Predicted 3D model of a 72-nucleotide RNA (transfer RNA) from a Candidatus Moraniibacteriota bacterium. The prediction has a mean pLDDT of 81.
RNA sequence: GCCUUCAUAGUUCAAUGGAUAGAACGCAGGUUUCCGGAACCUGAAAUUUAGGUUCGAUUCCUAAUGAGGGCG
Numbered sequence: 001g002c003c004u005u006c007a008u009a010g011u012u013c014a015a016u017g018g019a020u021a022g023a024a025c026g027c028a029g030g031u032u033u034c035c036g037g038a039a040c041c042u043g044a045a046a047u048u049u050a051g052g053u054u055c056g057a058u059u060c061c062u063a064a065u066g067a068g069g070g071c072g
Base pairs, nucleotide, nucleotide: 001071002070003069004068005067006066007065010025011024012023013022018055027043028042029041030040031039048064049063050062051061052060
């Protein structure tokens, strides 16, 4: 340099172009307890960036950025 895969809550992962973007763990509050832990209830928290296609994009296309792999 070329090709290819990936990028979504703090972490690990889901989501067939139409949903309030979901789960587990973690975090915060509450119940319980002498205090913690456990259990139960509640809550906050995310689509890498910029364009494009579409009535509608996490999803499709292009470019950029970052990470992994292959070739030279």